[in-house]
Context: one part of a larger RNA
């Protein structure tokens, strides 16, 4: 990892519902007893104590089809105008271990110092080497001491290093040689030193040169048994089938937020009617979108008043006059608003009336699960008018929904799968190959592989459509030619002649020529250019709109943003025809359920059961509700079996399903069909146990 066998809604008691049986204005025993019985098993027959029910009401006295409240009532509240009860099933609650498995933990009673921590008593164990305290002798010295100097001693938690003891850093080792070690290096080695044997302290205690350390590979409270199936609002895990319906991820409270309760929302029963939604007609209230500026504010401009700033007058001040400033309220004109409103919808929401007759509403009773939701469309609030964000609302949808299509893709288009079928039409999308259908049709755009990613910003891409100017009296473009004079305008300047820069910007001759558009000189010159004439010979500039395209445009393995192939359409726009394409629709055959008609048999006269017709339905998680299948036992009644029972194997048989038959082959002694009955009743999961491979 796989196999096999075990493995989890159980009993009882009490309560309360549904179905079922008995009796009925009543039902009914309970302990205990007799009889039978081998029995504490069962039967049976006593046994009416006591429960429930038949009368309420009132807090009681108490009254009583009424009673309470009241001073009273025609009020105003609970009644009366009948059905109960005891069993069995089954569904639920409630106390119980109460569906299984699982902690970490809390008490109690013992066990434990052979492991380690300390202290007691006895023992024993430390090579060799080094320093050289005190004290003693001596010789100097001192009045005497002291002091100095050699020797002599042999002290030290003194030194170097063995045993011994411990363990600093490293490498190995990590399913280890070893549940802590090897191996190099390193520390102490006469001490607070090492060790043998033998004793004490014991579990909120002990011991501890103290690290919560050690107290038998277990210590922020050993370890064993017990109490104990401790308690888990957590995890995981719950074992055959099929039919009908079908949810919640909210609101309120909660030491409450991943739990609870009660309403919502499912289902299944009963009874009630027509009461539900949708649409139809009438009748309301609003203050939201838009709007608007009448209010409350906000906010451009405009006039310019009142004040202000500035000038002038005056010797100064007052004060008068001016006035390209500035400028309140105030008016005009132009705007904004979730906490403005003079207005003001469509929607929605109530109420009536009609229409609706359906797995529709409403009340009562059983039994439920939700209580973490999300996406994407509107509206809004938070945020940065970010987020696969977050909080509300209304709508869908996923959850709990498969099948098409978006390459793939829970929440998106499309559309809800009862079962079959080598039948048909279609939606969404789509029809050049992968790939079912059109290399359709008719007009046009694009050239950018744009299609098949993205701004602001730039551009003689080109296409439509307007306006406008100039043009055969000849335009634009191109080629010839001219582009002159006063004049080097004044001015300034070292110079300034069109051309550094001020200032003015004029006349002349022309067909035209600025006191000059640029390049250039130091200043001149030189080039050119507006501006004219000639050639040419048909359009040529210059805006606005708008349609497809250009740039803008950088990512990390290699192409990587058509799904590929590839496409110049097989791309884009309009119109149109035809085709494909789902599990939708339709055809046909079958099932199933619920409702109605008909028909048969049962009936405790409620009704059930069947046969057939016709409508309507038959996705589904929690989850509710209805019907079966198999195992095992008993109990009857019937069969089967050594001419082969169970059990295994191997098969193309039957049922909608759990399954249930038939042969053969093994095997060798039991078994199975109806009809009831009772349960240690169905495994793939629980890091499940248990054996085995």
């Nucleotide at each position: 990892u796989c196999c096999a066998g075990c493995g989890a809604g159980u009993u009882a008691a009490u309560a309360g519902g549904c179905c079922g049986a008995g009796c009925a204005a009543g039902g009914u025993u309970a302990a205990g007893g007799g009889c039978u019985g081998a029995a504490a098993a069962g039967g049976u027959c006593c046994g009416g104590a006591g429960c429930c029910g038949u009368a309420g009401u009132g807090a009681a006295a108490g009254c009583g089809a009424g009673c309470a409240u009241g001073a009273a009532a025609u009020a105003u509240g609970c009644g009366a105008u009948u059905a109960g009860u005891u069993c069995g099933u089954u569904c639920u609650a409630u106390u119980a271990g109460a569906c299984c498995c699982g902690a970490a933990g809390c008490c109690a009673a013992g066990u434990g110092a052979u492991c380690u921590a300390a202290c007691c008593c006895u023992g024993u164990c430390c090579a060799g080497g080094a320093u050289g305290a005190a004290g003693c002798u001596u010789g100097c010295g001192u009045a005497a001491c002291a002091g100095c100097g050699a020797g002599u001693g042999a002290a030290g938690g003194u030194c170097c290093g063995g045993a011994g003891u411990g363990u600093u850093g490293a490498a190995c080792g990590u399913u280890g040689a070893a549940a802590a070690g090897u191996u190099c290096c390193u520390a102490c080695a006469u001490g607070a030193g090492g060790u043998g044997g033998g004793g004490u302290u014991a579990g909120g205690g002990g011991u501890g040169a103290a690290a919560g350390g050690c107290c038998a590979a277990u210590c922020g409270a050993a370890c064993u048994u017990g109490g104990u199936g401790a308690u888990a609002g957590c995890u995981g895990g719950u074992u055959c089938u099929c039919c009908u319906c079908g949810a919640a991820a909210u609101a309120g409270c909660u030491u409450u937020a991943g739990g609870g309760c009660u309403a919502g929302c499912g289902u299944c029963g009963u009874a009630a009617u027509u009461u539900a939604a949708c649409c139809c007609g009438g009748g309301g209230g609003g203050g939201u979108a838009a709007a608007g500026c009448a209010c409350u504010g906000g906010u451009u401009g405009a006039u310019g008043u009142a004040g202000g700033g500035g000038a002038a007058g005056c010797g100064a001040c007052c004060c008068u006059u001016c006035u390209u400033c500035c400028g309140a309220a105030u008016u005009c004109a132009g705007u904004c608003a979730a906490a403005c409103u003079c207005u003001g919808a469509a929607u929605a929401c109530c109420c009536c009336g009609g229409c609706g007759g359906a797995u529709a509403u409403u009340a009562c009773g059983g039994c439920a699960g939700u209580c973490a939701g999300u996406u994407c469309g509107u509206g809004a609030g938070g945020g940065a008018u970010a987020a696969g964000c977050u909080u509300c609302a209304c709508g869908u949808g996923c959850g709990a929904a498969a099948g098409g299509g978006a390459a793939a893709c829970a929440g998106c288009c499309c559309a809800g799968a009862c079962c079959g079928u080598c039948a048909a039409u279609u939606u969404a999308g789509g029809u050049c190959c992968c790939a079912a259908a059109a290399u359709g049709u008719a007009u046009g755009c694009u050239a950018a592989g744009u299609g098949g990613u993205a701004a602001a910003g730039g551009a003689u891409g080109u296409g439509g459509a307007u306006u406008u100017a100039c043009u055969u009296a000849a335009a634009c473009a191109g080629c010839u030619a001219g582009g002159a004079g006063g004049u080097u305008g004044g001015c300034u300047u070292a110079g300034a002649a069109g051309c550094a820069g001020c200032c003015a910007u004029c006349c002349u001759u022309u067909g035209a020529a600025g006191a000059g558009u640029g390049c250039g000189u130091a200043a001149u010159a030189g080039c050119u250019c507006a501006c004219u004439a000639g050639u040419c010979g048909a359009g040529u500039g210059a805006a606005u709109c708008u349609g497809c395209g250009c740039c803008g445009a950088a990512g990390a393995u290699g192409a990587c943003u058509c799904g590929g192939g590839g496409c110049u359409a097989a791309g884009c726009a309009u119109a149109c025809u035809a085709c494909c394409g789902a599990a939708a629709u339709u055809a046909c055959g079958g099932g199933u359920u619920g409702c109605a008609g008909a028909g048969u048999g049962a009936u405790u006269c409620g009704u059930c059961a069947u046969u057939u017709u016709g409508c309507a339905g038959c996705g589904g998680u929690a989850g509710a509700g209805g019907a079966g299948c198999g195992u095992a036992a008993u109990u009857a009644a019937c069969g089967c079996a050594g001419c082969g029972a169970a059990g295994g194997u191997a098969u193309a048989c039957c049922g909608u399903a759990a399954g249930g038959a038939g042969u053969g082959c093994u095997g060798g002694a039991g078994c199975g069909u109806u009809a009831a009955u009772u349960a240690g009743u169905g495994a793939g999961a629980a890091u499940g146990c248990u054996g085995g491979a």

This is a predicted structure of a 693-nucleotide part of an RNA (large-subunit ribosomal RNA, domain II) from a bovine gut metagenome.
Its Rfam family is "Bacterial large subunit ribosomal RNA".
The RNAcentral record of the full RNA draws on MGnify.